[in-house]
Small-subunit ribosomal RNA, 5' domain from a metagenome, 504 nucleotides, folded computationally.
Context: one part of a larger RNA
RNA sequence: GGAUGAACGUUUGCGGCGUGCCUUAUGCAUGCAAGUCGAACGAUUUAGUUGGCCGCAAGGUUAGCUAGAUAGUGGCGAACGGCUGAGUAACAUGUAAGUAAUCUACCUCCGAAUGGGGAAUACCCAGUCGAAAGACUGGUUAAUACCGCAUAACGUAACCGGAUGAUUUUCGGUUACUAAAGCUUUCGGGCGUUUGGAGAUGAGCUUGCAUCCUAUCAGGUAGUUGGUGGGGUAAUGGCCUACCAAGCCAAUGACGGGUAGCUGGUCUGAGAGGACGACCAGCCAGACGGGGACUGAGACACGGCCCUGAUUCCUACGGGAGGCAGCAGCAGGGAAUUUUGCGCAAUGGGCGAAAGCCUGACGCAGCGACGCCGCGUGGGGGACGAAGGCCUUCGGGUCGUAAACCCCUUUUCUCAGGGAAGAACUCUGACGGUACCUGAGGAAUAAGUCUCGGCUAACUACGUGCCAGCAGCCGCGGUAAUACGUAGGAGGCUAACGUUAUCC
Repeated sequence: GGAUGAACGUUUGCGGCGUGCCUUAUGCAUGCAAGUCGAACGAUUUAGUUGGCCGCAAGGUUAGCUAGAUAGUGGCGAACGGCUGAGUAACAUGUAAGUAAUCUACCUCCGAAUGGGGAAUACCCAGUCGAAAGACUGGUUAAUACCGCAUAACGUAACCGGAUGAUUUUCGGUUACUAAAGCUUUCGGGCGUUUGGAGAUGAGCUUGCAUCCUAUCAGGUAGUUGGUGGGGUAAUGGCCUACCAAGCCAAUGACGGGUAGCUGGUCUGAGAGGACGACCAGCCAGACGGGGACUGAGACACGGCCCUGAUUCCUACGGGAGGCAGCAGCAGGGAAUUUUGCGCAAUGGGCGAAAGCCUGACGCAGCGACGCCGCGUGGGGGACGAAGGCCUUCGGGUCGUAAACCCCUUUUCUCAGGGAAGAACUCUGACGGUACCUGAGGAAUAAGUCUCGGCUAACUACGUGCCAGCAGCCGCGGUAAUACGUAGGAGGCUAACGUUAUCC
């Protein structure tokens, strides 16, 4: 000098774009953050309407139709999105390969099929237990829920034969095994379901190389290293298990200890390098601490389940409920970090045939000079060099064209009028009566901060008297202090200026 997710002191007019718990991965009141589908299903219910019955009527009841609503069964989603960086020195990450050792819901393309049956169950009704959370018993009912049967290939498995450098790849043959569900319609179809092939996307696994400090850590290792059989997985593998062998790693640093999420990048530097990894993007890991599996295409699952521990709450003491490292917000900690805001209008996501619903993702607004950038606080004239302050050799000098005063302008500001784009897509705009435009008014609403001994731009007076104090280094102050304090003046930067911390 540059830089910062900064903090502190003084000061503060406006706008744009960014950015904001770096500390206790501490504890959390309250609200919201993941639902959706009635075109899968029975049922309940509301309104309208048509017919029948009762009734003088009001209306009641029953069977349909139309339009809504939804507790439950069922489907899809909830594994995304959002947050955090505790752990991790590791195939975690980066990069380059491999998978003849693998999976992939929804989506796209190309085939085939969608036949015929059955038994339950929630809701509901009746009852029981419990303070509650909730649970149980009996009865009844539906399905795209569940279970058999039939059909069965280019699918799966085994065997045989051929191709290939290659055993699991590929071609041919034999045997065995495995499917399904309907809904809607303008009756043309559309959406589904089952089973294959291919793709796309996403993921799993393996490998080469790279990746901090420490030898005041030198030996480490028994599922350890390898093999065979078996199990397990989508899949290779000591991944697991039984047996057999005794291997395997290590000064090219094993093992141990410390520290740490990694990267694209960011800061600095002429570069080489050094330091860092906030925001944004990719990957990984975690969800009160620890462990476990279930469901599922996908989790060993932040707002799912079970166990255990700590902790908080409710309780009738028998037993229950919870998890903000989601968005706001609270307490605590701290030098320190925001609103319990608006909207789904846009972009994106989930569900749905659609209308649409949900979305603290996101889009916006609010707060903070926290950062960067831009604008303004007026312009021209004006000497009797006014008053006043300060200094003075008392002559004067200086603040100083500075002010007053005259002329002008209106960026800003206030008021009034108009008023968007962002909408793609008929409708639909949170932002927002915002940006912007026009008019009126009036210099009006707007300057500080640090320094002045040398380094280092800028000096005098008074006070103080090794005191009070200053200080980055040298140092200054003990009676003439340009170094302390105040004043005048000057210098630097400027809506900021200075200090501290950290990096180069």
It matches the Rfam family "Bacterial small subunit ribosomal RNA". Gene Ontology terms of the family: ribosome and structural constituent of ribosome. The full RNA is in RNAcentral, with records from SILVA.